[in-house]
RNA sequence: CGAGUGAAACGGCACGACUGGUGCGAACCAGAUCACGCAAAGCCACGGAUCUCCCAGGAGACCGCCGGGUUACCAAA
Numbered sequence: 001c002g003a004g005u006g007a008a009a010c011g012g013c014a015c016g017a018c019u020g021g022u023g024c025g026a027a028c029c030a031g032a033u034c035a036c037g038c039a040a041a042g043c044c045a046c047g048g049a050u051c052u053c054c055c056a057g058g059a060g061a062c063c064g065c066c067g068g069g070u071u072a073c074c075a076a077a
Base pairs, nucleotide, nucleotide: 005075006074012038013037016034017033018031019030020029021028022027036064042070043069044068046067047066048065050061051060052059053058
């Protein structure tokens, strides 16, 4: 220095609830507060799963469902 790993520390993200908005919808965005949890719960729709719409052919949603790709803070054993 790199990889594996994940005790500690500085921090991070935010399930869900609430308010407002966008969309036919799944869902998404913003906000003060609370915070289920997460070492990639950063990003990517590439492969599955699940969900939505429809002219049933397709088109979408979702990365905090799984796998994969890619980037990254700290550092004990």